The RNA shown here (transfer RNA) has 77 nucleotides and comes from an Acidobacteriota bacterium.
The coordinates come from a structure-prediction model, not an experiment, and the mean pLDDT is 82.
[in-house]
RNA sequence: CGGGGCGUGGCUCAGUCUGGUAGAGCACUCGGUUCGGGACCGAGGGGUCGUAGGUUCGAAUCCUAUCGCCCCGACCA
Repeated sequence: CGGGGCGUGGCUCAGUCUGGUAGAGCACUCGGUUCGGGACCGAGGGGUCGUAGGUUCGAAUCCUAUCGCCCCGACCA
């Protein structure tokens, strides 16, 4: 320098192919249960989808640039 993969609640991930209300599990908070705790049951809070722009009535999803991490190749020696 070139190519590829990943980036989404606190954590681990799905959703992208085929644009149409942002989800799951765990964690957290409250309540129930219990003498109390754990487990279990019920309810709730929390994410402008790495960043910036573009296309569109509408973008996590399509396009462009860019940042971070990882992998491969090339160059130099």

Its Rfam family is "tRNA". By type it is a transfer RNA. Its family is annotated with triplet codon-amino acid adaptor activity in the Gene Ontology.